[in-house]
Context: one part of a larger RNA
RNA sequence: GCCAACGAGUUCUUGCAUACUGCGGGCUAAGGCCGAGAGGCUGGAGCCGCAGGGAAACCGAGUGUGAAUAGCGCGUAUGUAGUAUGCAUGAGACCCGAAGCCAGAUGAGCUUGCCUUGAGCAGGUUGAAGUGACUCGAAAGAGUCAUGGAGGACCGAACGGUAGAGUUGUGCAAUUCUCUCCGAUGACUUGAGGUAAGGAGUGAUAAGCUAAUCGAAUCUGGUAAUAGCUGGUUCUCUCCGAAAUAGCUUUUGGGCUAGCGUCGAGAUUACCUUUGAGGGGUAGAGCACUGGAAGAUUCUGACAGGUCGAAAGAUCACAGAACCUAUCAAACUCCGAAUACUCAAAGUAAAUUUCUCGGCAGUUAGACGGUGGGGGCUAAGCUCCAUGCGUCAAAAGGGAAACAGCCCAUGAUCUCCAUUUAAGGUCCCUAAAUCUAUACUAAGUACACUUAAGGUGGUGUAUUUUCUCUGACAAUGAGGAUGUAAGCUUAGAAGCAGCUAUCAUUUAAAGAAAGCGUAACAGCUCACUCAUCGAGAGAAUAUGCGCCGCAGAUAAUCGGGGUUAAGUAUAGUACCGAAACUGAGGACUGCAGUCGUCUUCGGACGAUUGCAUUGGUAGGAGAGUUUUCGCAUCUGCGUUGAAGCCAAAGGCGUGAGCCAUGGUGGAGCGUUGCGAAGUAAGAAUGUUGGC
Repeated sequence: GCCAACGAGUUCUUGCAUACUGCGGGCUAAGGCCGAGAGGCUGGAGCCGCAGGGAAACCGAGUGUGAAUAGCGCGUAUGUAGUAUGCAUGAGACCCGAAGCCAGAUGAGCUUGCCUUGAGCAGGUUGAAGUGACUCGAAAGAGUCAUGGAGGACCGAACGGUAGAGUUGUGCAAUUCUCUCCGAUGACUUGAGGUAAGGAGUGAUAAGCUAAUCGAAUCUGGUAAUAGCUGGUUCUCUCCGAAAUAGCUUUUGGGCUAGCGUCGAGAUUACCUUUGAGGGGUAGAGCACUGGAAGAUUCUGACAGGUCGAAAGAUCACAGAACCUAUCAAACUCCGAAUACUCAAAGUAAAUUUCUCGGCAGUUAGACGGUGGGGGCUAAGCUCCAUGCGUCAAAAGGGAAACAGCCCAUGAUCUCCAUUUAAGGUCCCUAAAUCUAUACUAAGUACACUUAAGGUGGUGUAUUUUCUCUGACAAUGAGGAUGUAAGCUUAGAAGCAGCUAUCAUUUAAAGAAAGCGUAACAGCUCACUCAUCGAGAGAAUAUGCGCCGCAGAUAAUCGGGGUUAAGUAUAGUACCGAAACUGAGGACUGCAGUCGUCUUCGGACGAUUGCAUUGGUAGGAGAGUUUUCGCAUCUGCGUUGAAGCCAAAGGCGUGAGCCAUGGUGGAGCGUUGCGAAGUAAGAAUGUUGGC
């Protein structure tokens, strides 16, 4: 991992509701008697009901309050017992799951400390005290040489340890092995016997160790501890179908109440649409108030600032005010919508909506999208609100390559190689146009969205305007001069460093010069003019499609191939395209009508016609299937073959399932009506067994 078996809302108490049954006032409980038992008989204590109100006295269809005959509060009868179901309640209370807490025992054959009694430490080295002899000394004492053999002394085996590295890491081993290393007469090592224990021991302290268990051992019990937490919770079909919000909460991943669902009973249009009447201060707008910020003008102030001046003072700056111009505002408003909300009237249909009471819930982590906002960076697949919004959640189908929340479908009851469309598409992958018309693009731009600021004599369109056969624009040829090198300045300043002025003449035209250039000149262009040429040329604005800006990790992409349209824009026709619509046939549910049967006259059941409905998580409601057992039943089935098992093929049922048939098997089993449950398995790191 697979297969098989086992595996989770049970039982009792009390209460509420619903359904059914008995009685009409209802019912017995304990106990007793009978009985093999199942059960029956007895038992009226007691409980509920029949009247309420008040603290009570008490009064009573009323009563309490009160001065009240007022007002107000609570009242002005329909039950009771049983059974079933749902829910609650207390119990283990649907099942499994802690870490833990307490009690009593068992442990020191491991390990820690201690006690008693034993044992062990190759070999080598060093050479303390003391002692002797000698020398010195008055002595105390000192020295030398011998002797001696001390030490938590030295080197190093046994023995003990474990600092470094490697090995091992399904090991030789639940801590080993190898090499190096440390101690090795000591606070040494070690045998045996004893002793100290669970909030306790022991501890040269590491919260170490106390039997592979230690920040409180192990075993058993309390015990099915508790778990607002995680996981799991077993057959079918039908009807409806949520929430992720508010308030409170030692509360925020839990609860309670309300909201939203469902079922029952009741009310019966209260819903919705249109019209009318209202109040508002949002969007917008505005500057009349409150404030902000820009400019112009005028006025006032000044103790301090800058510049000029000898000073007076002037000017700039600064502060404030007034007025004008153009403006800004969530906490501004002289104004002011659309919607929304409230009220009223009218209209229309029922399987509508709404409201009231009661049974049972679930939900209170929401997500994205549109719109209006706050926070943030007008960042986020960000966060927090609002919205009679949408979808998902709980929704499948088609489209968006793939893609909960986007688009289509105002939404999948079932069957059909029937129809028409939506979004989106029509060269191939791939169903359908290589469709029609007119343009644009040359960048593979583009072919779903997305690429900025800035630049662009790429190209299309529209508009305005200037010049132009009295010859434009471009090109080519020629000229571009003189007073004069203008004056000043300057070493120089000659059109061209700088300052001032910027005239005049000759002319077809020519600046006291728009550039380059020289040390200064020179030199080369330009403006301007003529000639050649011969028809358009220039400037600007708006706009379409492009180009540059544009650098990344697979050739790595428009979904791909690919495409000059199969790209882009405008207009049009045809076709494809879904579980949408339509067609044919069937089913369920609800309502309405007709008919039939029954009736406690309320209605129930069946048939049929019409209309509508039938996605669904949590959840509510309804109807069924299976298994085991019991009572009855079929005067049922069975060795002429029961149950069980195998088989794809037959039949019935919407389905869970049921029946038949063949084989196997070899002894029990079923139908129908009721009843009772150890009643349904795929999930729980489920349990046990097998492979």
Record summary:
This is a predicted structure of a 691-nucleotide part of an RNA (large-subunit ribosomal RNA, domain II) from a Candidatus Nomurabacteria bacterium. Lineage of the source: Bacteria > Bacteria candidate phyla > Candidatus Nomuraibacteriota.